[in-house]
RNA sequence: GGUUUAUAAAGAAGCGGCGAGAGAUCAGGCUCGAAGAACCGCUGGCAACCCUAAAAGGUUUAGAAGGUGCCAAUUCCUGUCCCGGAGAAUAGUUAACCGGGGGAUAUAAAUU
Repeated sequence: GGUUUAUAAAGAAGCGGCGAGAGAUCAGGCUCGAAGAACCGCUGGCAACCCUAAAAGGUUUAGAAGGUGCCAAUUCCUGUCCCGGAGAAUAGUUAACCGGGGGAUAUAAAUU
């Protein structure tokens, strides 16, 4: 890196270093940032995937030593595809609006 499964509207920040961009990629929007962001280090914390314990039905409850992860904004929002809604005198088409799914992305566990 590929595949499978699960989760993604909750939660959790201080200090120091560095010095200009950052929010995955491209585009648009919006936001964060010299009152120092992003990133790195330390400490602290959140959560409970792996894990530990107990029940007993493949789940429930409790915990947090360890392995990961995470600690602005829903995965910041939208995009391409599908379905539904609303709208519209009728039919067709297109754009915009609302909701859901898929896809993409991220993380975990397993596997290759």
SAM riboswitch aptamer (S box leader) from Mucilaginibacter glaciei, 112 nucleotides, folded computationally. The prediction has a mean pLDDT of 79. Of the family's consensus pairs, 97% are formed in the model. Rfam family: SAM riboswitch aptamer (S box leader). Rfam links the family to the GO term regulation of gene expression. Taxonomically the source falls in Mucilaginibacter (Bacteria, Sphingobacteriia, Sphingobacteriales, Sphingobacteriaceae).